[in-house]
Transfer RNA from a Candidatus Falkowiibacteriota bacterium, 73 nucleotides, folded computationally. Its Rfam family is "tRNA". Gene Ontology term of the family: triplet codon-amino acid adaptor activity. The RNAcentral record of the sequence draws on ENA.

RNA sequence: GCUCCUAUAGCUCAGUGGUUAGAGCACUGCUCUUAUAAAGCAGGGGUCGAUGGUUCAAGUCCAUCUGGGAGCA
Repeated sequence: GCUCCUAUAGCUCAGUGGUUAGAGCACUGCUCUUAUAAAGCAGGGGUCGAUGGUUCAAGUCCAUCUGGGAGCA
């Protein structure tokens, strides 16, 4: 330099263009316990990497850029 993959909660990841963006773990509170852990219940936390475009409608499709990864040379 070229090609491909990838970016969604603190972490790991789901999410057919259409009804409120979700799960597990983590975090906070409560119950339980002498106390802690475990277990149970409840809760907080997201402008879905950025900027444009397509569409009645975009996390999802398209383009460019940025970060990460792999391959080729």